[in-house]
RNA sequence: UGAAAUAGCUCAGUAGGUAGAGCAAUCGUCUCGUAAGCGAUAGGUCGCAGGUUCGAUCCCUGUUUUCAGC
Repeated sequence: UGAAAUAGCUCAGUAGGUAGAGCAAUCGUCUCGUAAGCGAUAGGUCGCAGGUUCGAUCCCUGUUUUCAGC
């Protein structure tokens, strides 16, 4: 100096309208039984604190951590 921070994990999402997928978890179904498959459910004040706005994951400011470069 630049980038990143969003569910337990890996990641989407945005020229502002109150957030999703895969895996994992739980329950059900299937099976003699387990796994796989199928269906459903739960899980997140979007790093933190302010500001702008009717409304912010998104815009602005500060700050913390991590990565890369000089």
Transfer RNA from a bovine gut metagenome, 70 nucleotides, folded computationally. Model confidence (mean pLDDT): 81 of 100. Rfam family: tRNA. The family's RNA type in Rfam is transfer RNA. The sequence is in RNAcentral, with records from MGnify.